[in-house]
Context: one part of a larger RNA
RNA sequence: UUUGGUAUAAAGCAUCUAUAGGUGGCUUUUUAAGUCCUCCAUCAAAUCCUCGGGCUCAAACCUAGAUAGGUGGUGGAAACUACCAAGAUGGAGUAUGGUAGGGGAAAAGGGAAUUUCUAGUGGAGUGGUGAAAUGCUUAGAGAUCAGAAAUAACACCAAUAUAGAAAGCACUCUACUAGGCCGACAUUGACACUGAGAGACGAAAGCUAGGGGAGAAAAUGGGAUUAGAUAACUCAGUAGUCCUAGCCUUAAACUUUGGAUACCAAGCGCUAAGCGUAUCAACUCGUGCAGUGCUGUAGCUAUAGCAUUAAGUAUCCUGCCUAGGGAGUACAUUCGCAUGAAUGAAACUA
Numbered sequence: 001u002u003u004g005g006u007a008u009a010a011a012g013c014a015u016c017u018a019u020a021g022g023u024g025g026c027u028u029u030u031u032a033a034g035u036c037c038u039c040c041a042u043c044a045a046a047u048c049c050u051c052g053g054g055c056u057c058a059a060a061c062c063u064a065g066a067u068a069g070g071u072g073g074u075g076g077a078a079a080c081u082a083c084c085a086a087g088a089u090g091g092a093g094u095a096u097g098g099u100a101g102g103g104g105a106a107a108a109g110g111g112a113a114u115u116u117c118u119a120g121u122g123g124a125g126u127g128g129u130g131a132a133a134u135g136c137u138u139a140g141a142g143a144u145c146a147g148a149a150a151u152a153a154c155a156c157c158a159a160u161a162u163a164g165a166a167a168g169c170a171c172u173c174u175a176c177u178a179g180g181c182c183g184a185c186a187u188u189g190a191c192a193c194u195g196a197g198a199g200a201c202g203a204a205a206g207c208u209a210g211g212g213g214a215g216a217a218a219a220u221g222g223g224a225u226u227a228g229a230u231a232a233c234u235c236a237g238u239a240g241u242c243c244u245a246g247c248c249u250u251a252a253a254c255u256u257u258g259g260a261u262a263c264c265a266a267g268c269g270c271u272a273a274g275c276g277u278a279u280c281a282a283c284u285c286g287u288g289c290a291g292u293g294c295u296g297u298a299g300c301u302a303u304a305g306c307a308u309u310a311a312g313u314a315u316c317c318u319g320c321c322u323a324g325g326g327a328g329u330a331c332a333u334u335c336g337c338a339u340g341a342a343u344g345a346a347a348c349u350a
Stems, first nucleotide, its partner, number of pairs: 004321003012318001015200003021194003026087003031082001033081002035077003039073005049065002052062002091191001092188003096183004103177002106174001108172002110154001114150005120144002125136002206247006215241001220236004258317006266295006274287003299306002324349002332343004
């Protein structure tokens, strides 16, 4: 390299956009680069192979011959790929009319809860646990009521539901903004798919600077438990959690399943919207799309299982894998303020 694989055995980049590259739908021409055919030249000898020969035979030796394949040239073929020219509309866009949505980012507003503070009532406990204690309380706690402030998160609706590339997204309303789906069939006319490098985004934790700090809470302190208890339980409690600006770039970033296209039994739901039917109207019923679920046939699979949303049947592009440990370590390079991240061995072992 070929071959084989990649949900669970090693292996799909966290996700997307996109450059080079690779691949590419329909019809009709042109050329003949790839492709196919004929012929010619060439690829030293020895070696290998074949017929024969002579050493008694064999090996070794001698004579003669040959295939495949490579390269170059001549002449042809034109189906396929490619090229040239033209065309069409089914793929893909654009415009247009609708439509659903926790899609994004910004501003404003809201109520419940919690904690704290102030004032009143009241007068001995409260809190916590398996049981307790530390803790808080006559300098008036806990309870109750009135007021004020602050911070974070948004009960019910709520769903196996929605929209988003993923991360992630939910109190209400508003200006701004992105994408999807459906209808009609107006318009461009293959403009497509994938995508090494590259760029963008990327939970939580962590870092830098400035704010903020209610609750809960790493670290830490106390009380318990225990042989001990650097824990589990409990009383406190700081960083951080929140906001603004900038880094970090990792997760069981999981559907452990890369993207695109086509085809291949059925049945039952849900979401959005179209058409037809029905009606005064809303329901209802039927049907074609887009998404999202369940069951299941063929087929696939080592298995449990997957099964039109494939792990089926095929094609194209791409990442990755090649026994376990050593090891995602060492060294080196790049990036980072740092923690570290990315790339990534070997000896040895067995």